[in-house]
Predicted 3D model of a 93-nucleotide RNA (TPP riboswitch aptamer (THI element)) from Marinovum algicola. Of the family's consensus pairs, 100% are formed in the model. NCBI's taxonomy places the organism under Bacteria, Pseudomonadati, Alphaproteobacteria, Roseobacteraceae, Marinovum. Model confidence (mean pLDDT): 77 of 100.
RNA sequence: UAACUGCGACAGGGGCGCCCGGAAACGGGCUGAGAUGUACCCUUGGAACCUGACCCGGAUAAUGCCGGCGGAGGAAGGCGCGCAAACCCCCGG
Numbered sequence: 001u002a003a004c005u006g007c008g009a010c011a012g013g014g015g016c017g018c019c020c021g022g023a024a025a026c027g028g029g030c031u032g033a034g035a036u037g038u039a040c041c042c043u044u045g046g047a048a049c050c051u052g053a054c055c056c057g058g059a060u061a062a063u064g065c066c067g068g069c070g071g072a073g074g075a076a077g078g079c080g081c082g083c084a085a086a087c088c089c090c091c092g093g
């Protein structure tokens, strides 16, 4: 200092595609929170993510790029805090 659809530590769940160059390492481009980051997103008040799906329509250099499918079926949590924690500023170590 703001929020209450909140904050915290712990624990858990999840995805990582498309195109170009290159022998590879790797570099560049697209979308995105995230395209392998000690990061990001989500945890039942669950559209994170998976299945259907080698699906359908549109667009694109190309792709889950956009829309539909679709609140369809699945999917990972208990605790603590309100005079807290976190963040910012100042002083001391």
Base pairs, nucleotide, nucleotide: 001086006081007080008079010077011043012042013041014040016037017030018029019028020027021026049074050073051072055068056067057066058065